[in-house]
RNA sequence: CGAGUCAGCUGGACAGUCGCUGCACACUCGUGUGCAGAGGAAAGUCCGGGCUCCACAGGGCAAGGUGCCAGGUAACGCCUGGGGGGCGUGAGCCCACGGAAAGUGCCACAGAAAACAAACCGCCUGAGGGUGCGAGCAGUCGUGCCAACAGGUAAGGGUGAAAAGGUGCGGUAAGAGCGCACCGCGCCGCUGGUAACAGCGGCGGCACGGCAAACCCCACCCGGAGCAAGGCCAAAUAGGGGAGCAAUACGCGUGGCCCGCGUGGCUCCCGGGUAGGCCGCUAGAGGUGCGCGGUGACGUGCAUCCCAGAUGAAUGAUUGUCUGAAAUGAACAGAACCCGGCUUAUAGGCUGACUCGGGGC
RNA sequence: UGGGCCGUCGCCAAGUGGUAAGGCACGGGGUUUUGAUCCCCGCAUUCGGAGGUUCGAAUCCUCCCGGCCCAGCCA
Numbered sequence: 001c002g003a004g005u006c007a008g009c010u011g012g013a014c015a016g017u018c019g020c021u022g023c024a025c026a027c028u029c030g031u032g033u034g035c036a037g038a039g040g041a042a043a044g045u046c047c048g049g050g051c052u053c054c055a056c057a058g059g060g061c062a063a064g065g066u067g068c069c070a071g072g073u074a075a076c077g078c079c080u081g082g083g084g085g086g087c088g089u090g091a092g093c094c095c096a097c098g099g100a101a102a103g104u105g106c107c108a109c110a111g112a113a114a115a116c117a118a119a120c121c122g123c124c125u126g127a128g129g130g131u132g133c134g135a136g137c138a139g140u141c142g143u144g145c146c147a148a149c150a151g152g153u154a155a156g157g158g159u160g161a162a163a164a165g166g167u168g169c170g171g172u173a174a175g176a177g178c179g180c181a182c183c184g185c186g187c188c189g190c191u192g193g194u195a196a197c198a199g200c201g202g203c204g205g206c207a208c209g210g211c212a213a214a215c216c217c218c219a220c221c222c223g224g225a226g227c228a229a230g231g232c233c234a235a236a237u238a239g240g241g242g243a244g245c246a247a248u249a250c251g252c253g254u255g256g257c258c259c260g261c262g263u264g265g266c267u268c269c270c271g272g273g274u275a276g277g278c279c280g281c282u283a284g285a286g287g288u289g290c291g292c293g294g295u296g297a298c299g300u301g302c303a304u305c306c307c308a309g310a311u312g313a314a315u316g317a318u319u320g321u322c323u324g325a326a327a328u329g330a331a332c333a334g335a336a337c338c339c340g341g342c343u344u345a346u347a348g349g350c351u352g353a354c355u356c357g358g359g360g361c
Numbered sequence: 362u363g364g365g366c367c368g369u370c371g372c373c374a375a376g377u378g379g380u381a382a383g384g385c386a387c388g389g390g391g392u393u394u395u396g397a398u399c400c401c402c403g404c405a406u407u408c409g410g411a412g413g414u415u416c417g418a419a420u421c422c423u424c425c426c427g428g429c430c431c432a433g434c435c436a
Stems, first nucleotide, its partner, number of pairs: 001357010012322007020037008039332001043343002046341005051226004058259004064221004068082005083097001084095004098217002103215002105211003120157002122153005129146007165183006184206001185204008230279004240270006250264004272435003286305008362432007371385003379416001387403005409425005
């Protein structure tokens, strides 16, 4: 210098004018002054928790979820570290990564055969038949070919996504884990490690194709609903009509079912009224700095700070200067109970660590 | 804001692991003097998009995109 990997930050700045929302303080009581006022994702609503109500949630079944090991955490499907597998020259990156020797199911087409293996072509053996050649006077003998039959075989061909361990040597009529060596696989033991797992040794001739993001099995987790939760005040009237269910062995709370607990009517349709205010509502698993423990996620101690709370819904409009290569003023995008994650969107700019290649000193 | 559901040709739709039925519409041909009816033929670079699982995905899983529906109080 070029190419790349990982981690993180920023994502307009300053000033003037006019507005909006909240809080505090004033007074002439609807104005004034002061302070504060969107994000890293506020998003998707995909997980987990807090909070609220229903037994502060109980027993069982079902359903659902997670899935290598250890740790972190309020909790998680998240994060950290490690193991195994895959990719990359490398820094690094990716992985739904339990069980297919408990059972069931599926594997289209092609192919002989798709899972208790089987046999289309091929290879080999057999007794006879037909036939060619040779020998012989002849019966016959030797040898080759042909189709069919009876058997052996799984090396080779061919099909398929996948073909019943792989390579080599021996062996055989031809072959074959039939035998042997190495590799793979399985079982057992020892050693290291908390463990996943790794290494070493012995045994077994192979018994075990794939699919569990098919049912299922194993281990663990899980009650339901959601701030339109829930509580209070006010206003209003037709607290009306009809249908159905049940009457204690039933209905509802309870949105799968049974038990249990609480409660005593419930569900649907038609019609009517009202859709105002207050609380919940933001100080919290909170932010920042320093120290300590830990490889790390994270934990902990001290100091310090208060940082949106709207309810047709504020956080804006405009002018000037600057940054940027330039521009229509500038990427993605707008809080709605609150947190921890994941995922997705994001113009441009900046920082640090590391890798590979080339060149120079 | 919260909860639920859906997406297959221009429209309505079947298919829920084995390579996309059917109807309407549209295009071509036939019948007819012409038109309608009727008959025959054609019409899905692929199931909203992108990844993954599988030999194989409209179908199973994950993440996005778009659309639709429901809701308070008197009760």
This is a predicted complex of two RNAs, RNase P RNA and transfer RNA, with 436 nucleotides together. It holds a member of the Rfam family "Bacterial RNase P class A". The family's RNA type in Rfam is ribozyme.